[in-house]
RNA sequence: AAAGAGUGAAAAACGGUCGCGCUUUAUGAAAACUUAAAGUGAGGAAAGUCCGAGCUCCACAGAGCCGGGGUGCCCGGUAACGCCGGGGCGGAGUGAUCCGACGGAAAGUGCCACAGAAAACAGACAGCCUAUCUAUCCGCUUUGCGGUGGAUAGAGGCAAUGGUGAAAACGAGGUGUAAGAGACCCCGCCCGUCGGGGGAGACCCUGACGGGGGUAAACCCCACCCGGAGCAAGGCCAAAUAGGGGAAAAGGGGCUGGCUCGCCCCUUCUGAUUCCCGGGUAGGCCGCAUGGAACCGGCAGGCAACUGCCCGGUCAAGAUAAAUGACCGUAUUUCCCCCGUUAAAACGGGGGAAAACAGAACUCGGCUUAUUUCUCUCUUUCUGG
RNA sequence: UCCUCGGUAACUCAAUGGUAGAGUGAGCGGCUGUUAACCGCUAAGUUGCAGGUUCGAGCCCUGCCCGAGGAGCCA
Numbered sequence: 001a002a003a004g005a006g007u008g009a010a011a012a013a014c015g016g017u018c019g020c021g022c023u024u025u026a027u028g029a030a031a032a033c034u035u036a037a038a039g040u041g042a043g044g045a046a047a048g049u050c051c052g053a054g055c056u057c058c059a060c061a062g063a064g065c066c067g068g069g070g071u072g073c074c075c076g077g078u079a080a081c082g083c084c085g086g087g088g089c090g091g092a093g094u095g096a097u098c099c100g101a102c103g104g105a106a107a108g109u110g111c112c113a114c115a116g117a118a119a120a121c122a123g124a125c126a127g128c129c130u131a132u133c134u135a136u137c138c139g140c141u142u143u144g145c146g147g148u149g150g151a152u153a154g155a156g157g158c159a160a161u162g163g164u165g166a167a168a169a170c171g172a173g174g175u176g177u178a179a180g181a182g183a184c185c186c187c188g189c190c191c192g193u194c195g196g197g198g199g200a201g202a203c204c205c206u207g208a209c210g211g212g213g214g215u216a217a218a219c220c221c222c223a224c225c226c227g228g229a230g231c232a233a234g235g236c237c238a239a240a241u242a243g244g245g246g247a248a249a250a251g252g253g254g255c256u257g258g259c260u261c262g263c264c265c266c267u268u269c270u271g272a273u274u275c276c277c278g279g280g281u282a283g284g285c286c287g288c289a290u291g292g293a294a295c296c297g298g299c300a301g302g303c304a305a306c307u308g309c310c311c312g313g314u315c316a317a318g319a320u321a322a323a324u325g326a327c328c329g330u331a332u333u334u335c336c337c338c339c340g341u342u343a344a345a346a347c348g349g350g351g352g353a354a355a356a357c358a359g360a361a362c363u364c365g366g367c368u369u370a371u372u373u374c375u376c377u378c379u380u381u382c383u384g385g
Numbered sequence: 386u387c388c389u390c391g392g393u394a395a396c397u398c399a400a401u402g403g404u405a406g407a408g409u410g411a412g413c414g415g416c417u418g419u420u421a422a423c424c425g426c427u428a429a430g431u432u433g434c435a436g437g438u439u440c441g442a443g444c445c446c447u448g449c450c451c452g453a454g455g456a457g458c459c460a
Base pairs, nucleotide, nucleotide: 001381002380003379004378005377006376008374009373010372013330014329015328016327017326018325020041021040022039023038024037025036026035028033043357047368048367050366051365052364053363054362055230056229057228058227068226069225070224071223072222073087074086075085076084077083088102089100090099091098092097103221104220108219109218110215111214112213125162126161127158128157129156132155133154134153135152136151137150138149139148140147141146170188171187173185174184175183189212190211191210192209193208194207195206196205197204198203234286235285236284237283244277245276246275247274248273249268250267251266252265253264254263255262292315294314295313296312297311298310299308300307301306332355333354334353335352336351337350338349339348340347386456387455388454389453390452391451392450395409396408397407398406403440411427412426413425414424415423433449434448435447436446437445
């Protein structure tokens, strides 16, 4: 210098002009509203809504089963998590470092195209074998039966060799045999069971015995976790209109033996008007603007994630079709051009361009995605000293 | 806010994890005096994007990007 790997930080400073939301105060009697002043006003992702919670309502108020969904090496952290930290194992890279849905294929079922003899309880296309059995023929021997050697065919035995394929019944060598084969032996790989040693554990080292396709991001089995819905949750106030319930008229009877008041029942009329009641819509208020799983710094513990409730400090937008903006100037950072300086740069002067992604909507903890710039550390290669 | 479904040729749709096809349309040729119809041939695909599982992915899984639809409140 180039190409990378990790880590942390900041997302803009000042002034002027115009403008916006919310809160408080003041003035106008109150409300609404207006004006003025003061205060305050987006994020690291506010986003996707992918996980985990708070909060609220519903269900059950005991546990279990079926069904459904999720998670899946170990230990730790956390309110909790599918998140985070450390470790184990496997993989990628020359390396810094990164990635892993990383339980079970010896519970069972399914699938493995094309090619190939054969793709999963092995089987036998080519091929190999006369040790064994049968038949035929030939030679030798025998009077003959028979014996023996050879050839051919069949039965039978074999799976090494072959070409295919992603994958061919564990790999290579030897023994063995008629030919052969994990059939047997040595070495090696993997799996299971039982042991020994180390470790907190995953796991690592090691001995004996038994065994040897892949696929569970195919069904499935095992272990653990999960009740459902979501701030349009939910609560309160409550208009107009419509609709629901009730009262207001007269007569008779009952509650008392009579009267008055009240209540109930029956009949008739009216079901027009007035009044009352509660439900509930539009609309409004609360939830909801933070005193907490809060944030920042220090100290302490821990490898770290994180913790303490130890010390000091902070209290931070709240709209409802939705405010937080626009322009100008200066400065900052980066890049480009020109000039000067210089061996070349650094540097100085002038001019120009760029400053991203994006926009709170109940609130937190994470993940993922989008995106600008910079710091520090490390790796590899090249060049110079 | 909570769910569901979809994205394949220019268009409309297919496709058990095993060579991505069909119809319409387009182009060329034939038939006809000409056009249409009809017949024959041809081209056209990053299967929305990026990863992963697998021998092999349009299909299975994960994360993104688009598009469509539904539910909620009251009686």
Predicted 3D model of RNase P RNA and transfer RNA as a complex of 460 nucleotides. The coordinates come from a structure-prediction model, not an experiment, and the mean pLDDT is 75.